[in-house]
């Protein structure tokens, strides 16, 4: 820089000791019944990788059936090769839904706590949408 998501979800213990909720402002909260930070353990979630299952599409191969043209053979309705298509199976691959949670991240007060800038509804309070900014993942 690009893309996607951001109204759901999930905490205990230890060390430490005063702030914290991203940023300047306002509001509103959390906090000595212990903030932030660090460590341990546990959870939550399912973005990425790997795995499993189902469905669909495609490639290749095998079998089956049907048909066309044609070549050599044959007395021949035939058989062989070849082409097209139906069905089935296998391998590989792509997409979608799902499962699970091994690995890489993330996360575990409040919608990203709310607002600020723009637009709309409304008499107003207020509500809705968008932008900006931010967070996370993948590239």
């Nucleotide at each position: 820089c690009u893309u996607a998501u951001c109204a759901a979800g999930a905490a205990a213990g230890g060390c430490u000791g005063a702030g914290g909720g991203a940023u300047a402002u306002g509001g509103c909260c959390c906090u000595a019944u212990g903030a932030a930070g660090c460590c341990u353990u546990g959870a939550c979630a399912a973005c990425c990788u790997a795995u499993c299952c189902u469905u669909c599409g495609c490639u290749u191969c095998g079998c089956u059936c049907a048909g066309g043209a044609u070549g050599a053979c044959a007395a021949a309705u035939g058989a062989c090769g070849u082409c097209u298509g139906u069905g089935c199976g296998a391998u590989g691959u792509g997409a979608a839904a799902g499962a699970a949670a091994a690995g890489g991240u993330g996360c575990c007060a409040a919608u990203u706590c709310c607002a600020a800038c723009c637009c709309g509804a409304u008499a107003g309070a207020u509500c809705g949408g968008g932008a900006u900014a931010g967070a996370u993942a993948a590239g």
The prediction has a mean pLDDT of 76. SAM riboswitch aptamer (S box leader) from a soil metagenome, 139 nucleotides, folded computationally. The RNAcentral record of the sequence draws on MGnify.